Source information
A computed fold for a 475-nucleotide part of an RNA from an uncultured bacterium, annotated as small-subunit ribosomal RNA, 3' major domain. Its mean pLDDT, the model's own confidence on a scale to 100, is 82.
Context: one part of a larger RNA
RNA sequence: UGACGGGAGCCCGCACAAGCAGUGGAGUAUGUGGUUCAAUUCGAUGCAACGCGAAGAACCUUACCGGAGCUUGACAUCCUAAGAAUACCGAUGUAAUGUUGGUAGUGCUCCUUCGGGAGAACUUAGAGACAGGUGGUGCAUGGUUGUCGUCAGCUCGUGUCGUGAGAUGUUGGGUUAAGUCCCGCAACGAGCGCAACCCCUACGGUUAGUUGUUACGCAAGAGCACUCUAGCCGGACUGCCGUUGGCAAAACGGAGGAAGGUGGGGAGGACGUCAAAUCAUCAUGCCCCUUACGUUCCGGGCUACACACGUACUACAAUGGCGUUAACAAAGGGAAGAGAAUUCGCGAGGAGGAGCAAACCCCAUAAAAGACGCCCCAGUUCGGACUGCAGGCUGCAACCCGCCUGCACGAAGUUGGAAUUGCUAGUAAUCGCGGAUCAUCAUGCCGCGGUGAAUAAGUUCCCGGGCUUUGUACA
Numbered sequence: 001u002g003a004c005g006g007g008a009g010c011c012c013g014c015a016c017a018a019g020c021a022g023u024g025g026a027g028u029a030u031g032u033g034g035u036u037c038a039a040u041u042c043g044a045u046g047c048a049a050c051g052c053g054a055a056g057a058a059c060c061u062u063a064c065c066g067g068a069g070c071u072u073g074a075c076a077u078c079c080u081a082a083g084a085a086u087a088c089c090g091a092u093g094u095a096a097u098g099u100u101g102g103u104a105g106u107g108c109u110c111c112u113u114c115g116g117g118a119g120a121a122c123u124u125a126g127a128g129a130c131a132g133g134u135g136g137u138g139c140a141u142g143g144u145u146g147u148c149g150u151c152a153g154c155u156c157g158u159g160u161c162g163u164g165a166g167a168u169g170u171u172g173g174g175u176u177a178a179g180u181c182c183c184g185c186a187a188c189g190a191g192c193g194c195a196a197c198c199c200c201u202a203c204g205g206u207u208a209g210u211u212g213u214u215a216c217g218c219a220a221g222a223g224c225a226c227u228c229u230a231g232c233c234g235g236a237c238u239g240c241c242g243u244u245g246g247c248a249a250a251a252c253g254g255a256g257g258a259a260g261g262u263g264g265g266g267a268g269g270a271c272g273u274c275a276a277a278u279c280a281u282c283a284u285g286c287c288c289c290u291u292a293c294g295u296u297c298c299g300g301g302c303u304a305c306a307c308a309c310g311u312a313c314u315a316c317a318a319u320g321g322c323g324u325u326a327a328c329a330a331a332g333g334g335a336a337g338a339g340a341a342u343u344c345g346c347g348a349g350g351a352g353g354a355g356c357a358a359a360c361c362c363c364a365u366a367a368a369a370g371a372c373g374c375c376c377c378a379g380u381u382c383g384g385a386c387u388g389c390a391g392g393c394u395g396c397a398a399c400c401c402g403c404c405u406g407c408a409c410g411a412a413g414u415u416g417g418a419a420u421u422g423c424u425a426g427u428a429a430u431c432g433c434g435g436a437u438c439a440u441c442a443u444g445c446c447g448c449g450g451u452g453a454a455u456a457a458g459u460u461c462c463c464g465g466g467c468u469u470u471g472u473a474c475a
Base pairs, nucleotide, nucleotide: 001475002474003472004471005470007469008468009467010466011465012464013463015459016458019423020422021421022420023419026314027313028312029311030310031309032308033307034305035304042053043052064300065299066298067297068296069295070294073130077129078128079126080125081124082123083122086104087103088102089101090100091099092098108119109118110117111116132289133288135287136286137285141283142282143278144277145276146274148272153192154191155190156189157188158187159168160167161166172183173182174181198266199265200264201263203234204233205232206231207230208229209228214225237260240254241253242252243251244250316416320375321374322373323372324371325370332363333362334361337356342351343350344349382413387408388407389406390405391404392403393402429451430450431449432448433447434446435445
C1' cells in the first nucleotide's frame, strides 16, 4: 500500500421490513446429475452451469455407435493425357453410396496459312507435392463473452511532503442517482468513467401526403378539415415564488404546464477481478492421426429410466366451468409466400385461386371484458394426464421418434413441510396476438398490446456494495 475481521462510523440497493403473486406438494413439458447402453456425441457446473451453446435431433443436421465402401481423397492449388460444359433416354446391381451403354451437343476468348493451334471454365484418368481432422491443450493465444456493476469509482502530469515503499491531489464540512456540485484545504490541473450529445415514448406548431381517415351498409368520384403517417421546429432549465441552508451547492413546498426536478424506457459497461467461459462459430502456436483420429452411405443413437435437482406450463375451481350473444388492440410477417370470397367436412382439414413484393390484398374472428342462461360445492358440467379406435397434415419416409382433429377412456390433484423467488406503476398479476428458427414440430425465446392492483417513503437485523477509520495470522 492492499486484502481480511462473527472491529467501528456514515451511506446505498426489492437487501430486509410492509404488501401482492409464486416456487417447494400433483400431472406434464424441458434441461441437468446419476444409472443404463454398441452409442446414449461434445461443451456449460456456487452466485455468474442446469427451456444454457441448440432462433427448432424422424433422414439430413451429427460431431456418437454398428455395418458396408473410398484412399491425392467430399474440399484447394500445381503437373501430364484425353474430352466442351451439359442435357436426355436407358441397362445393371445394392440396404444405400454406385457401375455402365447410347443419343444430342462443339459453345466462350485469342491467333490463323482456314488444315488447325493456344487459353479460360468444367469433366474423367494418372503421379505426387499436399488436402483433411467438431483429434489434444481456453493453464501457449487472438477475437468474443459472462461477472462484480450502470457499482462510482480508476488514474496521470507538474508541484510539495517522506531516507524509502509511498502520501498528497481523491481526505475534511455539506449535497447528489453520481469523484454530482459547492465550500475549505500544499496543492494546481488533466484523462478514462458519471452526466449530456443518439433512438423510442408523452404535448404543441409547421410542412407534405396516397394506398390511410370521417356524414347510415357497400362501391365509384371530388374537396376542406380531422385522425394518422414522417420530415423540421418548439417545449423542462430548479427557469419563477416561498421556506430551510453559510449571501453556497442544494433540499422541501407551491404556481404555471401535456410533462417537474435524470419526465418514462432503450442503447451505452471505466481501471481491473475470477489462469472465469469458449481451440465445437471463427482464427491460431505446439503436439498428435494420415488405406485413418480423414471421407461417403445405410441403419441405430443423441428421445434410454429405479431415481435426484433446476426452470416452466396446466390445475386443484363459483372473482369459476360450460352454452348462446350485436364489443374494443398493438406490433409484426408474406412470392419455391401469406392465401380472400365461395364451397365440402362435426373437426383437424380439403376443393377453390380473387386481389397482393403490400398504410392498398392476405395471415386475421384478438382474448380476458360485457349481456343472458345452466351448474349448486361434489373429486363435480372442476381437472385434464394416460389409454383405445377412427381420421387429417408435412415430408422419399412419422416403428424406434412429429404435430393436429373427432369419439370414447377420465389418473394424480381439494392450495402444497423445512426452505425459497420475483416485483415499487401502466409495475406485479392476468388476457390474448405476432415473429425468428422452420418442409413439419414451441408450455421455450424475442416482441406487442388489453384489463390492471396492494404496499413502502423506514434502516434495528439478513445479503451484496461504496467511502472513512481501526487491528495485523496474510501478500